[in-house]
RNA sequence: CAUGCAAGUCGAGCGAGGGGAGUUCUUCGGAACGAACCUAGCGGCGGACGGGUGAGUAACACGUGGGUAACCUGCCUCAAAGAGGGGGAUAGCCUUCCGAAAGGAAGAUUAAUACCGCAUAAUCCAUUGAUUUCGCAUGGAAUCGAUGGUAAAGAUUUAUCGCUUUGAGAUGGACCCGCGGCGCAUUAGCUAGUUGGUGAGGUAACGGCUCACCAAGGCCACGAUGCGUAGCCGACCUGAGAGGAUGGCCAGCCACAUUGGGACUGCGACACGGCCCAGACUCCUACGGGAGGCAGCAGUGGGGAAUCUUGCGCAAUGGACGAAAGUCUGACGCAGCGACGCCGCGUGCGGGAUGAAGCUCUUCGGGGUGUAAACCGCUGUUGCCCGGGACGAAUCCCUGGUUCAUCCAGGUUGACGGUACCGGGUGAGGAAGCACCGGCUAACUCUGUGCCAGCAGCCGCGGUAAUACAGAGGGUGCGAGCGUUGUCCGGAAUCACUGGGCGUAAAGGGCGCGUAGGUGGCUUGGUAAGCGUGUGGUGAAAGCUCGGGGCUCAACCCCGAGUCUGCCGUGCGAACCGCCGAGCUCGAGCAUAGUAGAGGCAGAUGGAAUUCCGGGUGUAGCGGUGGAAUGCGUAGAGAUCCGGAAGAACACCGGUGGCGAAGGCGGUCUGCUGGGCUAUUGCUGACACUGAGGCGCGACAGCGUGGGGAGCAAACAGGAUUAGAUACCCUGGUAGUCCACGCCGUAAACGAUGGGUACUAGCUAUCUGGGGGAGCGACCCCCUUGGUGGCGGCGCUAACGCAUUAAGUACCCCGCCUGGGGAGUACGGCCGCAAGGCUGAAACUCAAAGGAAUUGACGGGGGCCCGCACAAGCGGUGGAGCAUGUGGUUUAAUUCGACGCAACGCGAAGAACCUUACCUGGGCUUGACAUGGCCGAGAAAGCCGGCAGAGACGCCGGCCCCUCUUCGGAGUUCGGUCACAGAUGCUGCAUGGCUGUCGUCAGCUCGUGUCGUGAGAUGUUGGGUUAAGUCCCGCAACGAGCGCAACCCCUAUUGUUAGUUGCUACGCAAGAGCACUCUAGCGAGACUGCCGUUGACAAAACGGAGGAAGGUGGGGACGACGUCAAAUCAUCAUGCCCCUUAUGUCCUGGGCUACACACGUAAUACAAUGGCGGUAAACAGAGGGAUGCAAGACCGUAAGGUGGAGCGAACCCCUAAAAGCCGUCUCAGUUCAGAUUGUGGGCUGCAACUCGCCCACAUGAAGUCGGAAUCGCUAGUAAUCGCGGAUCAGCAUGCCGCGGUGAAUACGUUCCCGGGCCUUGUACACACCGCCCGUCACACCAUGAGAGUCGGGAACACCCGAAGCCCGUAGCCUAACCGUAAGGAGGGCGCG
Repeated sequence: CAUGCAAGUCGAGCGAGGGGAGUUCUUCGGAACGAACCUAGCGGCGGACGGGUGAGUAACACGUGGGUAACCUGCCUCAAAGAGGGGGAUAGCCUUCCGAAAGGAAGAUUAAUACCGCAUAAUCCAUUGAUUUCGCAUGGAAUCGAUGGUAAAGAUUUAUCGCUUUGAGAUGGACCCGCGGCGCAUUAGCUAGUUGGUGAGGUAACGGCUCACCAAGGCCACGAUGCGUAGCCGACCUGAGAGGAUGGCCAGCCACAUUGGGACUGCGACACGGCCCAGACUCCUACGGGAGGCAGCAGUGGGGAAUCUUGCGCAAUGGACGAAAGUCUGACGCAGCGACGCCGCGUGCGGGAUGAAGCUCUUCGGGGUGUAAACCGCUGUUGCCCGGGACGAAUCCCUGGUUCAUCCAGGUUGACGGUACCGGGUGAGGAAGCACCGGCUAACUCUGUGCCAGCAGCCGCGGUAAUACAGAGGGUGCGAGCGUUGUCCGGAAUCACUGGGCGUAAAGGGCGCGUAGGUGGCUUGGUAAGCGUGUGGUGAAAGCUCGGGGCUCAACCCCGAGUCUGCCGUGCGAACCGCCGAGCUCGAGCAUAGUAGAGGCAGAUGGAAUUCCGGGUGUAGCGGUGGAAUGCGUAGAGAUCCGGAAGAACACCGGUGGCGAAGGCGGUCUGCUGGGCUAUUGCUGACACUGAGGCGCGACAGCGUGGGGAGCAAACAGGAUUAGAUACCCUGGUAGUCCACGCCGUAAACGAUGGGUACUAGCUAUCUGGGGGAGCGACCCCCUUGGUGGCGGCGCUAACGCAUUAAGUACCCCGCCUGGGGAGUACGGCCGCAAGGCUGAAACUCAAAGGAAUUGACGGGGGCCCGCACAAGCGGUGGAGCAUGUGGUUUAAUUCGACGCAACGCGAAGAACCUUACCUGGGCUUGACAUGGCCGAGAAAGCCGGCAGAGACGCCGGCCCCUCUUCGGAGUUCGGUCACAGAUGCUGCAUGGCUGUCGUCAGCUCGUGUCGUGAGAUGUUGGGUUAAGUCCCGCAACGAGCGCAACCCCUAUUGUUAGUUGCUACGCAAGAGCACUCUAGCGAGACUGCCGUUGACAAAACGGAGGAAGGUGGGGACGACGUCAAAUCAUCAUGCCCCUUAUGUCCUGGGCUACACACGUAAUACAAUGGCGGUAAACAGAGGGAUGCAAGACCGUAAGGUGGAGCGAACCCCUAAAAGCCGUCUCAGUUCAGAUUGUGGGCUGCAACUCGCCCACAUGAAGUCGGAAUCGCUAGUAAUCGCGGAUCAGCAUGCCGCGGUGAAUACGUUCCCGGGCCUUGUACACACCGCCCGUCACACCAUGAGAGUCGGGAACACCCGAAGCCCGUAGCCUAACCGUAAGGAGGGCGCG
C1' cells in the first nucleotide's frame, strides 16, 4: 500500500417513507383501516473494549511496597426518596437554488426517552453556629441547627424495562511517596517557573500546573547536567551456585496509530478503522476544488540470508446493542502453508554359508563388506481400499409440567468433519539420509596428486611412499533428520561477592601534610537503626519443582502442594556493630632532663689546587697519543721563582658511618630553625590509623630576568682513526655548570617491595643513647631502647629468593594491574613562556609477548691445560717447462661419481682393442646370464674347415654319435612357447653394509641412592698429578659399563734350542765344525723396582745408580657416546618408481687422451755441497721369480737380440745399489737445465694413426731460486741417495715398501688454528655460517591529511505564524426565560 472484510445495534424512544398479509365499507370505479417485514434521519447505548506495533521514553515509564484526612467512576448490586405541570424548536420529508464531485444554501412543515423554563425536594451542594470524638501533621468523622440553591421520560403484550436525587458496595481509573534495575567523567558543574512563600486562577483532585508579587533558593562526586543506548516486568537461556545474557510466544503495565500540533464530545479520549489545522506522500478533478491513512485479518510491492491463506464458521468461549428473537464480531474457534521447534511412530521380524557374486585390501596364503544379500518362514504399525462413526451441546428459545422467586422433562442447534476413532481387506509390498574418521575426538586402508590442486575450529597438513587434499573400500556418530553459519551463557578463578593479584611475569602513586570517606583501645548504663527470632499482609495468573489425573504413550492439557530467595507491618531478644551518657589508661599526645647528627636557611671566613696577568732567571722545544697530528713556542713557550687577580670545589678525616619524608645533604665559625632518640616521673584522656579530591616538597637537564664565569664542557671547529667515522682518542671551544628571583614537575624519582598495628627461632657486625659488673677506670665483660648491615631456620615463593628492616601470619586504609604491538601515541580537557607534563583511547594487526630456572652451543668473557698450533729452525709450494687430476670450454661422445678442512697422482694397484658404463652405425628379441612348466628334437654337448660380410651374425661342409636305468623314464643339450630374465636407469634426502671426519681428542654413559614441583643435578665438581675421567686425597654418594692404558705384532739387548742353502778361528777343495755373523722358535729383561730430594705420611715429580734400553724405550694394529640428512643405489645388497623388438643384449669404429684458459698434486731444474769423465770386486735392506726370473758368453754405440747354465729359490736370477773418491769445468742461459722437434732404431701386442714405452744421433725452449700467500717436519726425524714390489702383454715422475748418508731448532704459550676441563653472560637451540634492527624498491590491506562541498544534532537571540482553547469586545445575528411593549438576560458569528 490495490481489493475485500475487521463496530455496530435498538422500530419495546420518535416522526416519516416503503411494504402490503389481512379486515371493514362500497355508489363495485374504489375508499378506509392495516399485522409481519425493510429503511435513511432525529434520539439512546457502544465506537476509550477487543485486535496491532515497540517508534519514542533513562521517566514514578516499569517492578515492588505504601499513601490520598487531596480524588473521579457510565453500565452492575444493595438501600432510601421521587417522577407535577408546561413550552419553543429541529433533522427527516417537500419546494427552490449552487457545485464536475465531495457536499451545501434558502424557504415551508413535523415528532420524541432530543432541548428549555416553572413546581416540589433532601441526610445532596454552598456559607455558617454548636457539641462529641479521632488522627503522625495539614486535619477528619459523627450529631444538632440556620440561610440560600439544585431533579426527572417515557415505552409496552401490564409481567416489567427505563428516568431523577442521595448513600453504600463492587469494578475501573487518577495523583503522591520509599526502594530497585543501562553505558560514558575524554559529559563536572546544572537550574529563571528555576527553589520556596503569599494570593489568585485552573483541575475529578494535591501541586509552579498557570499567573502576580516577595525571598534567593534547589540539584550534584552516594555522579547532578549532557551524550549514547533501551519499552519495563512475570519470565526465558545458561550456570553447582553466585552471576552473566535476553525480554520472541503467553500474561500484566506503559507508549504509539502517516509526521507534528490541537481541542471537541463523553463516566471515560486529547481518541488506530472520530473531528480541526499544518507537513510529506498517494489518488480524483470540469483546475474552481476534493478524497485518503493495514503498527486490525488476509493480501501486494519493495527491502532482505529469511518469515504463511486475499480459507471456513460464529457451533463453542468472550464482547457491543436489544425486553427478546436476534444482528454484528478477521476477538475467537477451526482449517491451509513451512521438519521452524517439541513429542510419538514407521521404513520390517525370525531363520539363513567356514561365508555367493560384485567391490575392496593383500605378505597372493588370504582378509573385509557379511547373516549382510539371495533363499525359507512370519507379522501387519503406517500407507492404500471398503464399512461404521464421535466427544466437544448445554444454554437462549419452543412444548409440557411446576414455583412466591423458579425448577424439571422433552425437542432444536457442529465451522472443524464423514475428521478423530473402530472394524474388515490388501501386501514386505510405497517410505534413509547426513556429517565425520591426524591430535583434541569415537572411527584406517588403497589409489590419484606432488607446497600443485586443495584442507583448516586450534595445533597444523600438501615439496613422490599424505590415516590431514581428491576419489574409493571400510569404519564411527546421529537419524527424518544431519551438517554449516550467526548469537548468548558455560568452560574463564581470564574483572576473582562467593573466588585473583602487584620484588623480577601486567601492576606501589617520586615523597609528605591533610579534607571527605572508610576503619578504630578497656569498663559500664541506656537505646534498638543494623542483627536474630515468632507472627500478620502482600509477593496476579501462567511458568518451574513434586504428587495425582485426561488425550492408546509422549509432547500437550487439568487438579493439588511447594517455590516465588522480595517488600511492608507487628511482638520479643540485646551478645556483637551503630547511636546517646558516664568512667579508665596500655594507643596517641604534652611537660621535664639529657643526647648524636654532611637535617634545613642565612651571614662571615680559610688554605691547597687550576687558570689568567705583571716581573725575574732561562733556551728550544712544549703538549698530546696506541702511534701521530691539529695546537702553543725564538714577538721567548714549556720549566722555575716572586707578586697580583678571579671563580668554583672543599684532599686527608671518610667508614660496610651519620641525618632527612623523599629528592638529597660533606672545609671552618656564628645566628635562626625542623625532626628523631634516651631516661624519669607528672599531665590530657582515644584526642587514633589511612587518606579519593586538594595543598606543598621534588635530582639532572631545560626556560625567563639580572649577575658571574677559574676549571669543566653539549653544540661547533680542527687533527687523527676508519671503507666511511656526523663516534670512541687528541687540540680548542659556546650555551650550561655558580648566585638571586620566578618557572618546569620529570627519572632505572629503585629496596623496581605504599602506610599503620600486632604476632612468629637465632647468630654476628656496627652507629647513638641508658643501665650493671670489674673496689676507681678512657680499655674490658654483660643487659637494654632506637637505627644501619651480613648470614640463616620455620613459613612463603613459579623459581630466583625473602626471612623480627618479611616477599611469613593477620587486620585496617589508599594506589595500581587484566595478552603483545599500535601507544604512553591520537583526539578532547587541564597545566606550562616554551620544551613539554597530567589524564588517556580506537581502528588495525600478531599467536604470541613475558618471568624464573635447566641442558647445550656460542662470546673480538675469565681461569687452567694440550697439539709442528704459534714461536725457534730445516726444506718446500705459489714463478718455469713437463706429468697427472679437476674446473671450464668444446664435442656425435668427450661415460659416471668425488667439491672447504675431510673433492682435485681421488674410485683407477696401471682407458691402443678389451676394460667401457659414453657416441656413431649395424644386428638380436625368452634374449649374453638364472629357474620352472609345456611341446618337439636328439644326428650329444661340442670341435674343425670353407664362403659373403667391418664384425656380430648368417649360410655350407666335415669330425663326433653321450651317461644312468627297475626300460616306464631320468640327467644333459638344442629348438619352440609361457612364466620370466636383464638394466653401471632414478632416488645415498627411503635403506643395509662399508668408509671419511672431529680424533688417539679424553671423553661418553648407566644402576641404586640423594637433592629439585620440574627440566635436571649429584656421581663426572673440588685439592694435587698424569700422555690419559692416569692415579691419590677429599666429598651424598656408592658402584658399574663403553673409551684410556695393558694384553697382540715389528724393532733395540741377551740366554737357550735348532742349525742348511747361512757362517769360517780349516793354506785350498771336498769334508768337518757351529765360537762368531745370520736365520727363527722358546725364554729373560724395565717394574718408578732401588737410593736421595720435593710433596700431604698420598698419587706423583726431579736427580742418581745399575742397565742394551728409564719413566707409555721407538713404531704398528686398535677409533667410546655421537656429529656432519658427510661419501657411496657405479663393489655388493635392497624398498619404491621407471624401460621391456629396449634405458636389455651383441658387434665395428670412435670417445674417455679434445684445448683460448683457471686451480690442485707431483717429478725435473735453475747449478760449483754442482755438471761431466774416470775409478774400486767400497758398503745395504726388503722384496719378486715357472705361459716366470734369467747368469756367463757372443752381436749391436745403445735400447735390445741370439742363446740358454742355474733356480719353484737363506742355494740360482732380477742385482749395478746410489750418494762416495780422483780429475776436469770457473759463474756463463754455461760442459747448467732438459722441454720441444726431426731422423733412424728397439720391444710388447691381432693391432702402437688417433693413443704405448725404450734407445741412438741431432735439436736444444722456459728457467739465474720465484708477489700476495701458503705446506711439511721435533731424531735415526727433516733433507738427500738409490733399491724393490703390486697392477701389468706392454706402459709409473703415481702408489705401497726398503735401506744408505744424516742435520738444525724449541726462549716460551702473548698471539693465529684446533681441542679438553671449570666458570660467567645470552634475546642463540636447523645452536654465531645464530639471532636481529632500520631505511629504500614493488605490490596489497587498514587508517589519516587535503582547496572545499553536502547533510544531521545542539545552544542563544530575533522574525513570520495554522487549527484550537481561555479571556476581552466597540460590529452583526439571535426560538424557549423576564417584560404589555421598548428592551433585557443568555447565546452565536466576527474581531482583538
Molecule: small-subunit ribosomal RNA
Organism: uncultured bacterium